[in-house]
């Protein structure tokens, strides 16, 4: 000293929350020892038992015990003095309390001190005893006898009261002194010396003084509430009396009507107060245990009595509760003393010892009492000290149900082991301080006195200890006797594993747990503190979060809606005075203890002793700036007067036009009206619509203006008339008269509301037609209160500038509105200035930012209102007001950790701008209807393995399920296996092959065949048995992972680094103006650069050039079977190397002199030429553990591995995607024509021969620019059908066949003949495409024994259309609003279940 928490992320604002200390503390677990304190916070509840107040024989009779007696000792009584101290609780008590101060000239004070003076005479009783009565006790009564330091009377008084006179002080009322008169008092006690009279000690009386103690009165200060605003009749004060120790309504007659209150009276609840404690830097908040002062109480309520003191804790009396005893008649008791019991309760000790010491009663003393007090004992409840060893020691020991990457790490120099110590503990001996100043013995001395006894001091000596044979010392044994407790996700030091799987549980806040949990429980390890530790509960800090120090109010909570104004608060200039405030000295007092300094005693400390200091109150000298007081002055605030002047300022009255409704008549003749589009309505009984002519009310068009006035609400036609304020200018006048305002008082939009008017129009209610899923709504046609007017209530609005009111400073610009000076022009007007009023920008400053900014939200000042997390709630109760609606003032319980303000970045908007894409739109062909094909969903099944899932699943994984494949199902069989390493054994084969033989299938027997090397030990291979490590798993988890991939999107973007801007998050750059296909370029700019995409560099295509010339080509030349086939050639094609070529290079015109667009020439191509390959940063926990890799779990005679069947091809159904149709742009037949780009050897397979055909036989050529597949087809030509379910379609089905294969049943493809099924162009709704493309049309090829309508490629034929971005989808840039950020599929109100 600060931390955590609102957010995707910031700064604020704000509130929970955590780290410290603290305590009469209590619970959970642990526990070695000693000092020192401290122990009923709860029921002021009840309380068995014991004991806490006596004591004096030296006041006094008396009885009694011991003695022979002297005498001692004891003692119920009377008397004495003490029990008002000391001890104990904190109930009441908000002042009859407490704390400081002061003051009693209005008091008392027993014992005790000094002081002055006395004690003289006499009297009558009564307890005790005895006798006698009552009663159960408790006690009572009654007759007799006695004494006194008991009790009474008289003498004596200088004191006291009361009259009076003299003096002295002081004063508001007085007090003291001297004096005169009247009244009022005693115990010749007791005890001891000495005895002539006496004398001493303790006692008595009385005066005065002073110390102690108490009484009383007074200034200040002392909790919460106004949802408690008025209390008060003895109440206020006055005269008289009485009463007190003493004042005083303290009682009591009579008079008076006062006395207290927003500076909070009266009331309610709390509550002993205070010195201190605690805590805080400090102011301050809390608390008032122990110790100390004072009050207060004594079951509970009231009375007095005695006394110096009491209205009396262990005294009395009445009431009353409750407990006891009882012969029922009546009596006893009061632990909030000390121990203790019961109760409540989370909680608080012993029915101890002792008066040894310290105080206290009593006593002449001895000495007797003393649960006061001193000790002990019980509790870790606190505060402090010590101790559980120390040094050395690495094989870094063993073990750990610690971890591990299997090496190792840690525990851990710790252990063991060696060497030492002995505090503590155990035993055994010594052994204190508190104790002598007092008492007693003995001496001696001083003062007095005749003398003794006494008194006073000083030495000496002996006793006396509850604690307690306690503290302490000394010694023997021997590491011996002695560590726990929470925590370990962040705050907050301290991490792994293992279980557990939103369970079970944790938590002080945020917050963890849903199968890899540093956060749960366990373990190892760590951390923190330690005889403790943790929790829980308080209380202060933190908290500047109630802010005096020291905080706010535009928008986070918070300015009253607005003005007037009393009391308060605050106030110009200037003299000169006073001392309340304020400054500064001095003095008393601030109790002791605590605190804090310094010293000091217990071995240290904790504690404890001695010393000094401490902010307050009083008093009391001194200053006189500044504020107050109370004076005199002045004019700068403020206000009167004058002259001017703008005004939708108010109030009444009157006028006026426009228009709208209604009425009366004409004129006309069919629809008006109203919507997004209709209806309702309103019209032939004449509407609407034109005309004239009249009634009514209510509002005043331009002018009109971020213009004006007004306190605010508010004010708008005109005129008249009445009031009121502002503003400017020049003098005059008053002379601080001012500001601001709790309470109060006034004005207060709309709607409401009360009673009478008035009602065109417009309109809550409502009543109907639309809309609508509903539509008690927006729309429309009516329409009633109200709107309007007069008196009246209401008192509220987002009454707003969400900015209180005033006064002063503090840079400019530039409108606008009312005045005044100057100057130029002089019709208008301009130009400088100068007060007031209202706008906009802006500088410093301010602010959390947004902003404010001379009209402050900036600097300062005075006063006034208001805030104190959300929510509950402006709600309930109470009170005022109000006719009523309501309005003011206003909580709490429970609840949540946020609620909130401003500003950033996305993300979204049925928000704006721009762009852009086969998005739409112009078109061409399809899907969707049919039949088959094929993939999916459902269903079904023993099994139909699995996986994908809007776009980005569905002819996808699968470039091809008949067995295999294959994961699934049904049956059978293995269990170190099918597959890999390693060891051990035997064998030299296994394995094919044939035979025979069985099985669904794997099998069984025989036969044939039978390794290389070698030192001859073996050794390598290879099998077959064997053993345990292991092996295998298409077993989960794609939400643990890598790798791949999809998509958005070939979209034009995504980012850094330096700087600069902002408290920050960010922002800029990247944004603007142009332009691009493009964040492509260009201009410009706090920006300058550079990275990941764009481009472009790669590959095909599209012209040329060159090289090269076979397997390719054949212009010209020869041959020729007429075939480039052979010579030859390499010109063309064409191959397949190298090269050119295109770049806005040229012109024009636009454009900013730019990038770039537009046209043109040249050119095979023109403006990225066409295509392809390339896919940023990052989204979808996208897809994939079933390709492959993997961590983790899991299964291990099985979820692993073989075989054989069968399943993946199943079928009411639904959906994607494809084929072939549906016909004449066609169909069928016939004979013709032109291609690319591939494959081939377990392969393509030619000529021939055979079959209708699909094939068959057969095998020339060809490992390929030479052979073969190989026919290309639409097309073009002729012929035919002639609009028909057809010569259109070909599904289905039936025979009979080929071909592959071990094997065509479930389940192939393909011919042949026959059959000849839906379909006649396909609702809603949807796809694909912009050029060699769509659209048709065949070829080839991966896969593959066989099995394409799939893919993947090739080339032929080859169109239509694009005005154009308004709309639908996707994207992109800008921007704007957001309560969203899992980002609109967000969020979040209601309402029904």
């Nucleotide at each position: 000293a600060g931390a955590g928490u609102u957010u995707g992320a910031u700064c604020c604002u704000g509130g929970c929350u955590c780290a410290g200390g603290a305590u009469u503390a209590a619970c959970u677990c642990u526990a070695g020892c000693a000092g020192g304190a401290u122990g009923c916070c709860u029921a002021a509840u009840a309380c068995a038992u014991g004991c806490a107040a006596g004591u004096c024989g030296a006041a006094c009779g008396a009885g009694g015990u011991a003695g022979c007696a002297a005498u001692a000792c004891c003692u119920a009584g009377u008397g004495g003095c003490a029990a008002a101290c000391g001890g104990g609780u904190g109930a009441g008590u908000a002042a009859u309390g407490c704390a400081u101060g002061c003051u009693c000239a209005a008091u008392c004070u027993a014992c005790c001190c000094a002081u002055a003076a006395g004690a003289g005479g006499g009297a009558g009783a009564u307890a005790a005893c005895a006798g006698c009565u009552c009663g159960a006790a408790a006690g009572a009564g009654u007759u007799g006898c006695u004494a006194a330091u008991a009790u009474c009377c008289c003498a004596u008084a200088u004191c006291a009261u009361a009259u009076g006179a003299a003096g002295a002080c002081a004063u508001a009322a007085g007090u003291c002194u001297u004096u005169a008169u009247a009244u009022c008092u005693a115990a010749a006690g007791u005890u001891c010396c000495g005895u002539u009279u006496g004398g001493a000690a303790c006692g008595c009386u009385u005066u005065u003084g002073g110390a102690u103690g108490a009484g009383a009165g007074u200034g200040u200060g002392u909790c919460u509430u106004a949802u408690c605003a008025g209390a008060u009749a003895g109440u206020u004060g006055g005269u008289g009396a009485g009463g007190u120790a003493a004042c005083g309504g303290c009682c009591c007659a009579c008079c008076a009507a006062g006395u207290c209150g927003a500076u909070g009276a009266c009331g309610a609840g709390u509550a002993g107060c205070u010195g201190u404690g605690c805590u805080g830097a400090g102011a301050g908040g809390c608390a008032g245990a122990a110790c100390a002062g004072c009050c207060a109480c004594a079951a509970u309520g009231g009375g007095a009595c005695u006394g110096a003191g009491a209205c009396a804790c262990g005294g009395u009396c009445c009431a009353u509760a409750c407990u006891c005893c009882u012969a029922c008649g009546g009596g006893a008791g009061g632990c909030a003393g000390c121990a203790g019991u019961a109760g409540g309760g989370a909680a608080u000790u012993u029915u101890u010892c002792a008066c040894a010491a310290u105080g206290g009663g009593c006593g002449a003393a001895a000495g007797c009492c003393u649960g006061a007090u001193g000790g002990a004992g019980c509790a870790a409840u606190c505060c402090u000290g010590c101790g559980u060893g120390g040094a050395u020691g690495a094989u870094g020991a063993a073990g750990g149900c610690c971890c591990u990457u299997u090496g190792g790490g840690u525990c851990g120099u710790a252990a063991a082991a060696u060497c030492c110590u002995u505090u503590u503990a155990u035993a055994a001996g010594g052994g204190a301080c508190g104790a002598a100043u007092g008492g007693c013995a003995u001496a001696a001395c001083u003062a007095g006195g005749a003398a003794a006894u006494g008194a006073g001091u000083u030495a000496u000596g002996a006793a006396u200890g509850a604690c307690u044979g306690u503290a302490c010392c000394u010694u023997u044994u021997g590491a011996a006797u002695a560590a726990g407790u929470a925590a370990c996700g962040g705050c907050u030091a301290a991490c792994u594993a293992u279980g557990u799987g939103c369970c079970a549980g944790c938590a002080g806040c945020c917050g963890c747990g849903g199968u890899a949990a540093u956060a749960c429980a366990u373990a190892g390890g760590u951390u923190a503190c330690a005889a403790g530790c943790g929790u829980u509960a308080u209380c202060c800090g933190g908290a500047u979060u109630u802010a005096c120090u020291g905080g706010g109010c535009g928008u986070a909570a918070a300015g009253c809606g607005a003005g007037c104004g009393c009391a308060g608060a605050u106030g110009g200039a200037u003299c000169a005075a006073c001392a309340a405030g304020u400054c500064u000295g001095g003095u008393g007092u601030u109790a002791a203890a605590u605190a804090u300094c310094a010293a000091u005693g217990c071995u240290c400390a904790a504690c404890g002793u001695u010393g000094g200091u401490a902010u307050g109150c009083a008093u009391u000298g001194g200053a006189a700036a500044c504020u107050g007081u109370a004076g005199g002055u002045c004019u700068a605030g403020a206000g009167u007067u004058u002259g001017a002047u703008a005004g939708g300022a108010a109030g009444u009255u009157u006028u006026a036009g426009a228009a709208c409704u209604c009425c009366a008549u004409g004129u006309g003749g069919a629809g008006c009206g109203g919507u997004g589009g209709a209806a309702u309505g309103c019209g032939c009984a004449g509407a609407u619509a034109u005309a004239u002519g009249g009634a009514a009310g209510a509002a005043u068009a331009c002018c009109g203006g971020u213009g004006g006035u007004g306190a605010a609400a508010a004010c708008g036609a005109a005129a008249a008339c009445u009031u009121a304020g502002g503003u400017c200018a020049c003098a005059a006048c008053u002379g601080a008269c001012a500001u601001u305002u709790a309470g109060g008082c006034u004005c207060g939009a709309a709607a409401g509301u009360g009673u009478g008017g008035g009602g065109a129009g417009c309109a809550a209610a409502u009543a109907g037609g639309a809309u609508u899923a509903g539509a008690u709504a927006c729309c429309c046609u009516g329409g009633u209160a109200g709107u309007c007017c007069a008196c009246g209530c209401u008192g509220u609005a987002a009454a707003c500038g969400a900015u209180g009111a005033u006064u002063a400073c503090u840079a400019g610009g530039u409108g606008u509105u009312g005045g005044g000076a100057g100057g130029c022009u002089a019709u208008a007007g301009c130009c400088u200035u100068u007060c007031g009023g209202u706008g906009c920008c802006g500088u410093c400053g301010c602010a959390a930012a947004c902003g404010c900014a001379u009209u402050a939200a900036g600097u300062a000042a005075u006063c006034c209102a208001c805030c104190u997390g959300g929510g509950g709630a402006g709600u309930a109760c109470g009170u005022u007001c109000g006719c009523a609606a309501g309005a003011a003032u206003g909580a709490a319980a429970c609840u949540c950790a946020a609620a909130g303000g401003a500003a950033u970045u996305g993300a979204c908007g049925g928000g704006g701008a721009c762009c852009c894409g086969c998005a739409c739109a112009a078109g061409c062909g399809g899907u969707g209807g049919a039949g088959c094909a094929u993939g999916u969903g459902g269903u079904u099944u023993a099994a139909u393995u699995c996986g994908a899932a809007g776009c980005a699943a569905c002819g996808c994984g699968a470039a091809g399920a008949a067995c295999c494949u294959u994961a699934c199902c049904a049956a059978a069989u293995c269990u170190u296996g099918a597959c890999a390493u390693c060891c051990c054994g035997a064998u030299g084969a296994a394995a094919a092959g044939c035979u025979a033989u069985g099985u669904a299938a794997c099998g069984u027997a025989g036969c044939u065949c039978c390794u290389a090397c070698u030192u001859c030990g073996g050794u390598a291979c290879a099998u077959c048995g064997g053993u345990g490590a292991c092996a295998g798993g298409u077993g989960g988890u794609g939400c643990a992972u890598g790798g791949u991939u999809g998509u958005c999107g070939u979209c034009a973007g995504c980012u850094c680094g330096u700087g600069u801007c902002g408290u920050g998050a960010g922002a800029u750059g990247u944004u603007g103006g142009g332009u691009u296909a493009a964040g492509u370029c260009c201009c410009g700019c706090a920006a300058c650069g550079a990275g990941c995409g764009c481009a472009a560099c790669c590959c095909c295509u599209a012209u040329c050039u060159u090289u090269a010339g076979u397997a390719g080509c054949c212009a010209g030349c020869a041959u020729u079977u007429u075939g480039g086939a052979u010579g030859g050639g390499c010109a063309c094609u064409c191959u397949a190397g190298a090269g050119a070529g295109a770049c806005u290079g040229c012109c024009a015109g636009g454009g900013u002199u730019a990038a770039c667009c537009u046209g043109g020439a040249g050119g095979a191509a023109g403006g990225u030429g066409g295509g392809g390959a390339u896919g940023a940063c990052g989204u979808c926990a996208a897809a994939u553990c079933a390709u492959c890799a993997u961590g983790c779990c899991c299964c291990u005679u099985a979820u692993g591995a073989u075989u054989u069947g069968g399943g993946c091809u199943a079928c009411a159904c639904a959906c994607g995607u494809g084929c072939u149709a549906c016909a004449a742009u066609g169909g069928c037949g016939u004979a013709a024509a032109c291609a690319a780009a591939g494959a081939g050897a377990a392969g393509c397979g030619a000529u021939c021969c055979u079959g209708u055909g699909a094939g068959g036989g057969g095998g020339a050529g060809c490992a390929a620019a030479u052979c073969u597949c190989a026919a290309a087809a639409a097309u073009a030509a002729c012929g035919u059908c002639u609009c028909a379910g057809u010569u259109c379609g070909g599904a289905u089905u039936g025979u009979a066949g080929u071909c592959u294969g071990c094997a065509a049943c479930u389940c192939g493809a393909c011919u042949a003949c026959a059959u000849g099924a839906a379909g006649c162009u396909g609702g809603a709704a949807u796809c694909g495409c912009u050029a060699g493309u769509a659209a048709u049309c065949g070829c080839a090829g991966a896969u593959c024994a066989g099995a394409a309508u799939g893919c993947u490629g090739c080339g032929g034929u080859g169109a239509a259309u694009a005005c154009g971005u308004u709309c639908c989808c996707g994207g992109g840039u800008c921007u704007u609003g957001u309560a969203c950020a899992c980002a609109c599929c967000g969020c979040c109100g209601g309402u029904c279940a």